[in-house]
Model confidence (mean pLDDT): 83 of 100. Small-subunit ribosomal RNA, 3' major domain from a metagenome, 476 nucleotides, folded computationally. It matches the Rfam family "Bacterial small subunit ribosomal RNA".
Context: one part of a larger RNA
RNA sequence: UGACGGGGGCCCGCACAAGCAGUGGAGCAUGUGGUUUAAUUCGAUGCAACGCGAAGAACCUUACCCAGGUUAGAAGUGUAGGGGACGAUAUUAGAGAUAGUAUUUUCCGCAAAGACCGCUACAUAGGUGCUGCAUGGCUGUCGUCAGCUCGUGCCGUGAGGUGUUGGGUUAAGUCCCGCAACGAGCGCAACCCUUAUCAUUAGUUGCCAGCGAGUAAGGUCGGGAACUCUAAUGAGACUGCCUAGGUGAACUAGGAGGAAGGUGAGGAUGACGUCAAGUCCGCAUGGCCUUUAUGCCUGGGGCUACACACGUGCUACAAUGGUCGGUACAGAAGGCAGCGAAACCGCGAGGUGGAGCAAAUCCCAAAAGCCGAUCUCAGUUCAGAUUGUAGUCUGCAACUCGACUACAUGAAGUUGGAAUUGCUAGUAAUGGCGUGUCAGCAAUAGCGCCGUGAAUACGUUCCCGGGCCUUGUACA
Repeated sequence: UGACGGGGGCCCGCACAAGCAGUGGAGCAUGUGGUUUAAUUCGAUGCAACGCGAAGAACCUUACCCAGGUUAGAAGUGUAGGGGACGAUAUUAGAGAUAGUAUUUUCCGCAAAGACCGCUACAUAGGUGCUGCAUGGCUGUCGUCAGCUCGUGCCGUGAGGUGUUGGGUUAAGUCCCGCAACGAGCGCAACCCUUAUCAUUAGUUGCCAGCGAGUAAGGUCGGGAACUCUAAUGAGACUGCCUAGGUGAACUAGGAGGAAGGUGAGGAUGACGUCAAGUCCGCAUGGCCUUUAUGCCUGGGGCUACACACGUGCUACAAUGGUCGGUACAGAAGGCAGCGAAACCGCGAGGUGGAGCAAAUCCCAAAAGCCGAUCUCAGUUCAGAUUGUAGUCUGCAACUCGACUACAUGAAGUUGGAAUUGCUAGUAAUGGCGUGUCAGCAAUAGCGCCGUGAAUACGUUCCCGGGCCUUGUACA
């Protein structure tokens, strides 16, 4: 100087407390461990691994296993030699890769040469093989915590200290005051984006107040530029004003006006560093290993196994509910190998169909809610696992191993032990919708969007994590 303390002081955080909803019990989905296996590819392992890499494993992917093939190679470059088009069609063997046969077949040029494509030789190749403890880059974490440093000066033999401590204050090393310090940098804040209010500009594909026309109805039409909205530019919030407290400070409490008030709300933004943290399987890369194989091609299998254990979720256990009928209201996305309307067929998944739309124009397209009816506390008209049969769709192909539909079947489950998680407001809870990946889909996941919409916070004694000062230490 640090680190540590079941030392002290001050302070903060959904850290506790106060509340709400959960997890832990059940079934299923998914990941992991273990076990099994020819293989169940590999990585991630306290917080910070475990719906993680994977924004989508039937083949492909695919790295694993079995089998069949191949060796200058599946791809790229150069040199030399020799040859011809390459390709297309048909056909044979084969699981296919591959091998063979038949037919057909070049361009540019007078030519040489060249273009294109196989073959041979050479120089190269290839490796998701190892090492993340050789590395780059990127990322997680402490933590959006308020810290981490430097120049000069001063103090100390020195390591170092001071500044950065102290008194206040703040979300903040934020600001004020004081001070052997005076200044500065990286962080904080602000500048950026979205959202909440208004104005101006602009009105089509969006809008419809007033006027007219028309309809069963409908901005449907003429028209309008008011309103909503769209999207560009501005305004607006700054403790600016008032009162009180405070050191005539910083600031704090209350108030006015205001759409918004003291960082308005949310996002992006992550200091010096820590964990030899993670990644050689995104990519790059040193070294090592391999080169008729640890490379490459193909068929099939596996990654989907299952006495068990754990994590993360979904659905429930019902009446604030289930079922049936009627009826209302979004936002943000996406669409041409695409979205696909009306109409018709089917109980349905879906099929036929093909209008319109490269989209504020057309399409995909709401549910909880509300109004009625019924069920009456039961393992039930709750719950839906499992299984049987029949189908639909995608795709060369749904056996291993897809999703969905109909009928039948109708398991566990009656609110969950010890323990434990999230959340402070348009939040939790709850309801649906969209999208990426994608032929299809194991999506209950991820990322977004809107609808309905709470309770509670006395407080900081305690648990956890963190910041500052101080103290002890046989630790570095």